[in-house]
RNA sequence: AGAGUUUGAUCCUGGCUCAGGACUAACGCUGACGGCGUGCCUAACACAUGCAAGUCGUGCGGGGUCUUAAGGGCUUGCCUUUAAGACCUAGCGGCAGACGGGUGAGUAACGCGUAAAUAACCUGCCCUAUCGCUGGGGAUAAGCAACCGAAAGGGUGUCUAAUACCGAAUGAGUCUAUUUGGCGCUGGCUGAAUAGAUGAAAGUAGUAAUGCGCGAUAGGAGGGAUUUGCGUCCCAUUAGCUAGUUGGUAAGGUAACGGCUUACCAAGGCUACGAUGGGUAGCUGGUCUGAGAGGAUGAUCAGCCACACUGGAACUGAGAUACGGUCCAGACUCCUACGGGAGGCAGCAGUGAGGAAUAUUGCGCAAUGGCCGAAAGGCUGACGCAGCGACGCCGUGUGGGGGAAGACGGCCCUUGGGUUGUAAACCCCUGUCAGUGGGGAAGAAGCUCUGACGGUACCCACAGAGGAAGCCCCGGCUAACUACGUGCCAGCAGCCGCGGUAAGACGUAGGGGGCGAGCGUUGUUCGGAAUUACUGGGCGUAAAGAGCUCGUAGGCGGGAGGUUAAGUCUUGCAAUAAAGCCCACAGCUCAACUGUGGAUCAUUGUAAGAAACUGGCUUUCUUGAGAACAGGAGAGGGCAGUGGAAUUCCUAGUGUAGCGGUGAAAUGCGUAGAUAUUAGGAGGAACACCAGUGGCGAAGGCGACUGCCUGGCCUGUUUCUGACGCUGAGGAGCGAAAGCUGGGGGAGCGAACGGGAUUAGAUACCCCGGUAGUCCCAGCUGUAAACGAUGGAUACUAGGUGUAGGAGGUAUCGACCCCUUCUGUGCCGCAGUUAACACAUUAAGUAUCCCGCCUGGGGAGUACGGUCGCAAGAUUAAAACUCAAAGGAAUUGACGGGGGCCCGCACAAGCGGUGGAGCAUGUGGUUUAAUUCGACACAACGCGAAGAACCUUACCUGGACUUGACAUCCUUUGAUCGUCAGUGAAAGCUGAUUUUCCAGAUUUAUCUGGACAAAGUGACAGGUGCUGCAUGGCUGUCGUCAGCUCGUGUCGUGAGAUGUUGGGUUAAGUCCCGCAAUGAGCGCAACCCUUGUCCUUAGUUGCCAGCAUUUCGGAUGGGAACUCUAAGGAGACUGCCGGUGAAAAGCCGGAGGAAGGUGGGGAUGACGUCAAGUCAGCAUGGCCCUUACGUCCAGGGCUACACACGUGCUACAAUGGAGUGCACAGAGGGUCGCAAUACAGCAAUGUGGAGCCAAUCCCUAAAUCACUCCUCAGUUCGGAUUGGAGGCUGCAAUUCGCCUCCAUGAAGCCGGAAUCGCUAGUAACCGCAGAUCAGCCAUGCUGCGGUGAAUACGUUCCCGGGCCUUGUACACACCGCCCGUCACGUCACCCGAGUCUAUUGCACCCGAAGUCGCUGAUCCAACCCGUUUUGGGAGGAAGGUGCCGAAGGUGUGGUCGGUAAGGGGGACGAAGUCGUAACAAGGUA
Repeated sequence: AGAGUUUGAUCCUGGCUCAGGACUAACGCUGACGGCGUGCCUAACACAUGCAAGUCGUGCGGGGUCUUAAGGGCUUGCCUUUAAGACCUAGCGGCAGACGGGUGAGUAACGCGUAAAUAACCUGCCCUAUCGCUGGGGAUAAGCAACCGAAAGGGUGUCUAAUACCGAAUGAGUCUAUUUGGCGCUGGCUGAAUAGAUGAAAGUAGUAAUGCGCGAUAGGAGGGAUUUGCGUCCCAUUAGCUAGUUGGUAAGGUAACGGCUUACCAAGGCUACGAUGGGUAGCUGGUCUGAGAGGAUGAUCAGCCACACUGGAACUGAGAUACGGUCCAGACUCCUACGGGAGGCAGCAGUGAGGAAUAUUGCGCAAUGGCCGAAAGGCUGACGCAGCGACGCCGUGUGGGGGAAGACGGCCCUUGGGUUGUAAACCCCUGUCAGUGGGGAAGAAGCUCUGACGGUACCCACAGAGGAAGCCCCGGCUAACUACGUGCCAGCAGCCGCGGUAAGACGUAGGGGGCGAGCGUUGUUCGGAAUUACUGGGCGUAAAGAGCUCGUAGGCGGGAGGUUAAGUCUUGCAAUAAAGCCCACAGCUCAACUGUGGAUCAUUGUAAGAAACUGGCUUUCUUGAGAACAGGAGAGGGCAGUGGAAUUCCUAGUGUAGCGGUGAAAUGCGUAGAUAUUAGGAGGAACACCAGUGGCGAAGGCGACUGCCUGGCCUGUUUCUGACGCUGAGGAGCGAAAGCUGGGGGAGCGAACGGGAUUAGAUACCCCGGUAGUCCCAGCUGUAAACGAUGGAUACUAGGUGUAGGAGGUAUCGACCCCUUCUGUGCCGCAGUUAACACAUUAAGUAUCCCGCCUGGGGAGUACGGUCGCAAGAUUAAAACUCAAAGGAAUUGACGGGGGCCCGCACAAGCGGUGGAGCAUGUGGUUUAAUUCGACACAACGCGAAGAACCUUACCUGGACUUGACAUCCUUUGAUCGUCAGUGAAAGCUGAUUUUCCAGAUUUAUCUGGACAAAGUGACAGGUGCUGCAUGGCUGUCGUCAGCUCGUGUCGUGAGAUGUUGGGUUAAGUCCCGCAAUGAGCGCAACCCUUGUCCUUAGUUGCCAGCAUUUCGGAUGGGAACUCUAAGGAGACUGCCGGUGAAAAGCCGGAGGAAGGUGGGGAUGACGUCAAGUCAGCAUGGCCCUUACGUCCAGGGCUACACACGUGCUACAAUGGAGUGCACAGAGGGUCGCAAUACAGCAAUGUGGAGCCAAUCCCUAAAUCACUCCUCAGUUCGGAUUGGAGGCUGCAAUUCGCCUCCAUGAAGCCGGAAUCGCUAGUAACCGCAGAUCAGCCAUGCUGCGGUGAAUACGUUCCCGGGCCUUGUACACACCGCCCGUCACGUCACCCGAGUCUAUUGCACCCGAAGUCGCUGAUCCAACCCGUUUUGGGAGGAAGGUGCCGAAGGUGUGGUCGGUAAGGGGGACGAAGUCGUAACAAGGUA
């Protein structure tokens, strides 16, 4: 520090996800030791048991135990009395139980933090100082007695003490009044004098000194209380709240100020700088993260606050409205004798419950601290320690060195090996930790004594590698790879995504990577995320500028001078607790941990200073802004009036059969007279031409002419005001069309609706009609792709060129032209900007100010709530849930019922066919035991198959074999073969007989080796079994179409572009020219074969001009001229001429030439496409079968047959058929062959065999031509079908061959829709040959020659293709993509008659405890008076009563939530249904 993920690829926007850190964690697997920390985040749920706050006898009376001494009684070791002493102690009394400890429910608050204030306050114990402590009184608990009650407990009578209680004295002090001094910060503080009122005390220990206490005053320290500034979460779908409310006066109350409380008076107070309401939450130091700014958090430790079963209340006290106190109410639990009582772990342990989850009912007061005490000491679950938990951090170990036969085993393997791996074994060592034994602290302060931890830390010795490693991951991100299993199953997954038979992604194994006593997962949080942007983002098209204007608050604001000092800056001081973070040093062996010291940042207050900038005040200026004056343009707005053209309607005339409408029609109108035409009239709406990326307006918008009223704008000379400005949350106004309300109006147009067409349908597009509406007036609505998809203002930053409205200048007699300038409106374009497209002085550039808005897609601009509206609806505006994308711009393709250019037997022009018939053949289908398999648009279907009767053969039935029909290896044998017999359909099975060959060695009858064969054994053979979607090879197709690419350079952020586009031209990316390109490659062409002409060479088997012979046949001699054969050459290149073209390429015409512009034909098939075809030609991975899916045999089948299709043959006839006669090829083939002449047969064919291993012999032509017959007919056409008789091949001709003859003589008279081939030696017609092959179902295929046409105006259309361009939401690429209803399932949500809970407001009722007030006829010791006692007074109490008042109750509202028949839309789901709305002009943009 980034990475993955949208695309075919790219850039951008944008979300999702990951890598890091942290945790009071939990879960899974695993687990050696130690140190230091840490441990109920949930139910502030309920709690058994024990402990957690007591102490003081030196405050008091009493009681008890013991010791000593003396006495008494006697039972002589016991009881009892007195005195002295020690110890313990219930009660009264004092102090402490307000600290310490726990928890975070409540609280959005002066609660907390920070900084201040108190001249408005209190303060026990402690410290300092001063003064004092005199003298009396009356009770009461305990105790005793007798009672009540189950208990808790209670009262009655009687006795007694005090540092308990109460007067009095003295005194400081306080208060009031008067006089007066000083000081200060509005209140006040501090003195002095006079008068009046009020007003303290306690003892105890000691022989004593004295100590500890007591009262008063002043001060201190520490603690508390109150007040204030600033800061402190979310919601505006919470906008208004408030009656003690805000203030005043008076009184009361408090420690103290105060509406704190009461009475009266006034009507205030808070709020958009967010009141009120709702939700959530203890706050902070800090903690985690982050570069920081921030964000999140508030465990442990520390400060503050709040709470103590829930709610209320006071008492005591210095302090509480009191966790382990009191009273009351409520809920719950427990005891009970049913009458009543008791209780409060959010103290430490512990229990139950809840939960994913959190510990011991431990030891000790030794240390530190607290309370009490004079002290000793007591108490202390505070605390110090130990226990449990890998919960966290830190440290250590599980051994070290050597050791290659690179062991065994495992895994992989191309079978060679590789890897695990120096790893192990083995050898030599060490002893940390753990273990055993021995020694043994510091922590103690305080002379002695005192240690829970603890026989702990630490030290020494001992033996032995012994007792000590796991977890996760290995497709990319992300370090780490193979095998097997599985087969869209099982499963994985953080994101992208893996898995459908070769999975590095699932599971297992081997290996590897990472971390390590841990490792992973889950959860939360910060980061990455500049993804809320202060630092540090955006808004033309990605999300995002409000439809527009005016304007309030607010924000911001021109030049100069002066002043101030709020902001700002500087310096000093104070504070910001400690701990923590950071730095340094130090202590535990190190570290974690701890100690000591130090420091930064930042914030606040305060004091002094500075005065540039901002602000305040003040003076001034004119350039911003505005005003005056003079001109100017304009569909700017409102009202009134006027006009002509056109449509329609009405009246009248002329006139006659149609009109109208469409792609074509029909509905419609018309003989009752339309349309057309003429004249007149009515009415409504809109204003042709002018008219213009022209004008005006803020926007919406505005278009005939005239008048009136009116807003804004521009220009010019000077003058005036003097910052008066900009923006603008709320607010107000304007605001197209449609729509709504009321009233008019209604010509044309025209939703809805009716009809006609179209169509599969057509609730549409087209046509004929037509109502609302469109128009006017008044009012509402308030929205639009209200768009420049671009908020407003100001300034600055190259130009060029139009246009509209002004002004000025030069020049001119004048008008133009020209120049300058202001304002508006366009285009092009530099810098710059931008993701790109593009913008570019009218900015999307450079800057400033203000406002609005955005934060992934969908859900959704929806629900609910509020506001507005008559309604329609508008506005404000979520969430659950769901996806990993959605999107912008540009690129390359592909596609378009987009465009341009061009080509092709593509169409057209022609010729001949197919489709109809019969037959042949292939296919589908059906059938079958089997009808083996493959091929399926073009590019399957006379295809694989260039030969299915057996074989072939893969199929079926039946019969057989099992190391096999075939290959290699091993062992044994020496045969096998052959011959024969039985059985059988054969294969086979059973049996008999017969018995080797070659080579070498020697011991000469044996061994060894080889060949061949059999038997045996297992390794293996074998498979036309599967997968052509695992493959090689080969092939088809686009297409013989002209294309497909690369190097370097250049352009672009990039994908890519350029080149290859453009202008011409070509069959051609063929060539030329131009050009940021320049070159090159694969294709094209040429080179190759063949054919057409000529030449040279050669002359047999071919040839024969001339010569000779001749049986008249090139037969022979001979010839080498010709044909021909087959080798080599020549020839054609737009080379020449003319025209045209750009002085080009080329094209047109011509000459010459056998051939002319590629002469004809062939071979040759670029990059690639179709998961095209083939595992059955061959090869081959994987899978499958192995007495069978292998092998052998016989028979059958592949030849079936209602039917459908493809490809062909033969025909339908006279351009013909039949008969007779006659002629002319080329290319092939031939010895298991071709076969002549001859003979037999009607013929197929047979007999026989010359010649030929071939330019020698043979197979070997037909159409044509000549003559004759047939004369338009189902025929002398046509030949199917069937009967008979034969021939040939072959082991075999029935299923199932071919040929011949005789007889038979079917359909068919030129073929519907549709469709195929062909452009010249072509089509058409005619025959010949060959491969395969015993024969042949060949009419097929591949070749060969013979005869030999017609037509092409042309490129509009159909099909296919090429180039350029355009649009695109396609990229599996239009056989694409994709929308909505309906049906089914799942999920969340909304509405919903209601119903239930919680919470809260208001009103009223009832009203506990308790404070306060009143009363107090009942009761009362202290003081006073009085009498002598029996009273009265002062003061108080019980009781009663009033206000307030918790809980409770009643009624009525609000809010959140649960649930609900039914209703609604939404999201997601497997290949459902219906259509085809959108994307191309998407077929109606």
Small-subunit ribosomal RNA from a metagenome, 1485 nucleotides, folded computationally. It matches the Rfam family "Bacterial small subunit ribosomal RNA". The coordinates come from a structure-prediction model, not an experiment, and the mean pLDDT is 84.